Record summary
The part of an RNA shown here (small-subunit ribosomal RNA, 3' major domain) has 484 nucleotides and comes from an uncultured Chlamydiales bacterium. The coordinates come from a structure-prediction model, not an experiment, and the mean pLDDT is 81. Its Rfam family is "Bacterial small subunit ribosomal RNA". Gene Ontology terms of the family: ribosome and structural constituent of ribosome. The RNAcentral record of the full RNA draws on ENA and SILVA.

[in-house]
Context: one part of a larger RNA
């Protein structure tokens, strides 16, 4: 000096307590572990691995297995060497790749032409290609973590034989090593904050694809108005630039500052609320299958092609989400209000067929132009406390869409079955506000989907916090130590 103590002391922090919804029981998604398999491809394994890589395994992907097959190879680049056969294109076997067999081309540059050169392509032959083989304990590079926690060093000086120490401790004080004030210390760096991005206020400016109060025209007309279509840009709004918030002001606490408590004005007040940013480091954490790379293995295979099959297997056991187990509910009618994405091999309205999925058909639209029923919610009706008009698993059957193909193994519709399930043991997660809880919409991947995931977006909207004894994690002084 650190580190560790079921040592003290001070603090923080959805860590405890208040408090709401959940998980753990059911089914059904989905990832693991086992287990089986010719394969069930690899890796992630406390918190920080298990809806993770996968923003999409029917083939393909794919790296596995089982056969059929190639060997200068599926690619690249140089040398030599072969020919008119390589690209097409027939035709034979073949599951297909492959394998034999016939026909048969091209480009530029001299040439009137034969034709010659040269390029491209084969053929053998060499160098060499190719490895998702192995080692993240040989590394880059990225990323998790503690932790957006407030901490982590450094120059000079001074002190101590010296490892070191101060400084960074001490009073205050803050979200903060924020800041004052004090001090053998003066400074200074990464980090905190600001600076940037969205959002909440107002102004100016913009006006078309956006708006529509005003005024006129014309047509409908239940005489309220409603449609068009010129004038306008007031408003909403769309984008641009600025203003605004700094403890500025008052009043109060402390010997003073920092700052603390109240108030005023304000849209907004003490960081206004969000994201983006992750210090020195620590776990030989995690990645050689993302991409790169050393070594070290394989080279007629550990390398390539192909078809089929597996990653979807099923006594079990976990995690992590969905749907429910009901009257705050569920059904069946009508009425109402978004925001954000995002469309050409794309999105697709009216219309017409079908009970629907869906089909025909295509106006419109590289989109503030075109293209969407937003649900919950409100209004009326029905159920009436039941394993039900609650739940929807399973199963049959019958269509529909994708796509060479939907058996293994897709996803929707209908008709029919109608399971378990009546709030769930021990134990545990999330959340202080436009937050939880709920409700729906979009969008990446996509040819279709196993999305109930992921990542947005808006509507509706709570309760509760007395505290800091415990519990768990971390900061900072101090103490003890047979550890280092």
């Nucleotide at each position: 000096u650190g580190a560790c103590g079921g040592g003290g002391g001070c603090u923080c922090g959805c860590a405890c307590a208040a408090g709401c919804a959940g998980u753990g029981g059911a089914g059904c998604a989905u990832g693991u572990g086992g287990u089986u398999u010719a394969a069930u491809u690899c890796g992630a394994c406390g918190c920080a691995a298990c809806g993770c890589g996968a923003a999409g395994a029917a083939c393909c992907u794919u790296a596995c297995c089982u056969g059929g097959u190639c060997u200068u190879g599926a690619c690249a680049u140089g040398c030599a060497u072969c020919u008119c056969u390589a690209a097409g294109u027939u035709g034979g076997u073949g599951a297909a790749a492959g394998c034999c067999a016939g026909u048969g081309a091209c480009u530029c540059u001299c040439g009137u032409a034969a034709g010659a050169g040269a390029g491209a392509a084969u053929u053998u032959g060499c160098a060499c290609a190719g490895g998702u083989g192995c080692u993240g304990u040989a590394u880059g590079g990225c990323u998790g973590u503690c932790g957006u926690c407030a901490g982590c060093u450094c120059g000079u000086g001074u002190c101590g034989u010296g490892a070191g120490a101060u400084g960074u401790u001490g009073g205050g004080u803050u979200a903060a090593g924020u800041c004052c004030c004090g001090c053998a210390a003066c400074g200074a760096g990464c980090g905190c904050a600001a600076c940037c991005c969205c959002u909440g206020u107002g102004a100016a400016c913009u006006g078309u694809u956006g708006c529509u109060a005003u005024u006129c025209u014309a047509a409908c007309u239940u005489c309220g108005g409603u449609u068009a279509g010129a004038a306008g840009c007031a408003c909403u709004c769309u984008g641009u630039u600025c203003a605004g918030a700094c403890u500025g002001c008052c009043c109060u606490g402390u010997g003073a500052a920092a700052c603390g408590g109240g108030g005023a004005g304000g849209a907004a007040g003490g960081u206004g609320g969000g994201g983006a940013u992750g210090a020195c480091g620590u776990c030989a954490a995690g990645u050689c299958a993302g991409c790169a790379u050393g070594g070290c293995c394989c080279u007629u295979a550990c390398g390539a092609c192909c078809a089929g099959g597996g990653c979807u297997g099923c006594a079990c056991a976990c995690g992590u989400a969905c749907u429910a187990c009901a009257a705050u509910g569920c059904c069946c009618a009508g009425a109402a209000c978004a925001a954000a994405a995002u469309g050409a091999a794309c999105c697709a309205a009216g219309a017409c067929c079908g009970c629907a999925a869906g089909g025909u058909g295509g106006a419109g639209g590289a989109a503030a132009u075109c293209g969407a029923u937003a649900a919950a919610u409100c209004u009326g009706g029905g159920c009436c406390c039941a394993g039900u008009u609650c739940g929807g698993a399973u199963u049959g059957a019958a269509g529909g869409c994708u796509g060479c193909a939907a058996c293994u193994c897709g996803c929707c519709u209908u008709c029919a079955u109608g399971a378990a399930g009546u709030u769930g043991g021990a134990a545990u997660c999330g959340c202080u506000a436009g937050u939880a809880a709920u409700g729906g919409c979009a969008c990446a991947u996509c040819a279709g989907c196993u999305a109930c995931g992921g990542u947005g977006c808006c509507g509706u909207g709570a309760a509760u916090a007395c505290g800091u004894u415990c519990c768990c994690g971390g900061g900072c002084c101090u103490u003890g130590u047979a550890c280092a």